[in-house]
Predicted 3D model of a 471-nucleotide part of an RNA (small-subunit ribosomal RNA, 3' major domain) from Cetraspora pellucida. The organism belongs to Cetraspora, within Eukaryota. Rfam family: Bacterial small subunit ribosomal RNA. Its family is annotated with structural constituent of ribosome and ribosome in the Gene Ontology. The RNAcentral record of the full RNA draws on SILVA.
Context: one part of a larger RNA
């Protein structure tokens, strides 16, 4: 000095408490363990592995298994070659071998084969306890230092403490301390009200034409787009206070940090990663390196973890007519219109996209229908018969109709999120990608709530004290 206490005070956080939906039980997805297996690469293990690394495993990825096979550059020194490109009958699963034809140029040799031999090369092989870099956790929690002084023999200590305030070691106010740094906060983005500027592809108020569709002429008002810039600062007003600040209130799109992001101090966990890269050491060198075919990463007695669907009537169905947003698109988005019950198929217009397109929003609402039943609920499996990608869907891809309908009637102990445009519900797009095991993810926007007495208890965290045989 710090650590830790089932010690002590004060504070905070979806920690609890108050709500609200969930998970555990079923079926299925999809990780992981065990298992199995020729192989079922390999990492990740409390919080801080287990829809992780994988923003896409039929082949390729691919690291594993089988099996077939090959031996790189450069140099030097050797030895055989008439050729080399082209060509390819055959042989093979495939890489790969590879006959006949061919015929510059030149014999001390440019070449092409093979041996030696020195260097070099490759290796997703080991060590993350030998490292860089990157990242996760404490925690967006308020802390961490640091100069001179000043006390302390000394480790140190003050500052950085009293009191009060804040999200905040944020600010007063005290003070032997007085600057100072790193974090906190602002500075950056987005949305939310407003002025300018500008008006195609956006938009239509008037005012004309019109096939009645902003279509056409016009017009920049308006709405939207994207650039600048105004706006909020406890700036006013009232109370409390010595001040910081608080409680109310006006005016305002918006008020007390307006809402979210982005941004992680000194430092921790010998936290993860040699398999993303790079690296030291240290193996391997006809192999632990390269190529190819096929299987394997997809197994299945079980566990467990994260999800999707549902057990209905706040529901299912069937008709019908409404309202977003982000976003992608030329080896690509693909319209009209034809065929097909349909997945698609045919067709070709436009578009390098405020233009054309993906595109259809669902939920909601209007109407009928079902009447509490394993049902018109719920879809798993399973037969059959199409579509698509694609050399290739058997092991192992979706995606459609037709037929079959299984578990499930709300889920023990126990447990998770969430404070508002939040949960919850609805749907929509995108990365990756031929195609998808897309119920993940990572964004969009619709509808839209309940409850917070309070800190006595749990879980963590911070400050102050205290005890201590720890360090």
């Nucleotide at each position: 000095u710090g650590a830790c206490g089932g010690g002590g005070a004060c504070u905070c956080g979806c920690a609890c408490a108050a709500g609200c939906a969930c998970u555990g039980g079923a079926g299925c997805a999809u990780g992981u363990g065990g298992u199995u297996u020729a192989a079922u690469c390999c990492g990740a293990c409390a919080c801080u592995g287990c829809g992780c690394g994988u923003a896409g495993a039929a082949c390729c990825u691919u690291a594993c298994c089988a099996a077939g096979g090959c031996c790189g550059g450069u140099g030097u020194u050797u030895c055989g070659g008439c050729a080399a490109a082209a060509g390819g009958a055959g042989a093979g699963a495939a890489a790969u071998c590879g006959a006949a034809u061919g015929g510059a140029g030149g014999u001390u040799a440019u070449c092409c084969g093979g041996a030696a031999u020195a260097c070099u090369c490759g290796g997703u092989g080991c060590u993350g306890c030998a490292u860089g870099g990157c990242c996760g956790u404490c925690g967006u929690c308020a802390g961490u230092u640091c100069g001179u002084g000043c006390c302390g023999u000394g480790a140190g200590g003050u500052g950085u403490a009293u009191g009060g305030u804040u999200a905040a070691g944020u600010c007063c106010u005290a003070u032997a301390a007085c600057g100072a740094a790193c974090g906190c906060a602002a500075c950056c983005c987005u949305u939310a009200g407003g002025c300018u500027u500008a008006g195609u592809u956006a938009c239509c108020a008037g005012c004309g034409g019109u096939u009645a569709g902003g279509c056409c002429g016009g017009g920049c008002a308006c709405u939207c787009u994207a650039a600048g810039c105004c706006g909020a600062c406890u700036g006013c007003c009232u109370g409390a206070g010595u001040a910081a600040u608080c409680a109310g209130g006006a005016g305002g799109a918006a008020g007390g940090a307006a809402a979210g992001g982005a941004u992680g101090a000194c430092g921790u966990c010998u936290g993860g990663u040699c398999g993303u890269c790079a690296u030291g050491g240290c193996c391997c060198u006809u192999a632990u390196g390269c190529c190819u075919u096929g299987g394997g990463c997809g197994a299945c007695a079980c566990a467990c973890a994260u999800g999707c669907u549902a057990c209905a009537a706040u529901g299912g169905u069937u008709a019908g007519g409404a309202c977003a947003a982000u976003g992608g698109g030329u080896u690509g988005c693909c319209a009209a219109c034809c065929c097909g019950c349909g997945a698609g198929g045919g067709g070709g217009a436009g578009c390098u996209a405020a233009u054309c397109u993906c595109a259809a929003a669902a939920a909601a609402c209007u109407a009928a229908c079902c009447u509490c039943a394993g049902u018109u609920c719920g879809g798993a499996u399973u037969g059959g018969a199409g579509g698509c990608u694609g050399c290739a869907a058997c092991u192992c891809g979706c995606c459609u109709c037709c037929a079959u309908g299984a578990a499930g009637c709300c889920g023990g102990a126990a447990u998770u999120g969430c404070u508002a445009g939040u949960a919850a519900u609805c749907g929509c797009c995108a990365a990756u990608c031929a195609g998808c095991c897309a119920u993940g993810u990572g964004g969009c926007g619709g509808u839209g709530a309940a409850u917070a007495c309070g800190u006595u208890c749990u879980c963590g965290a911070g400050u102050c004290u205290u005890g201590u045989a720890c360090a």

Description
The prediction has a mean pLDDT of 82.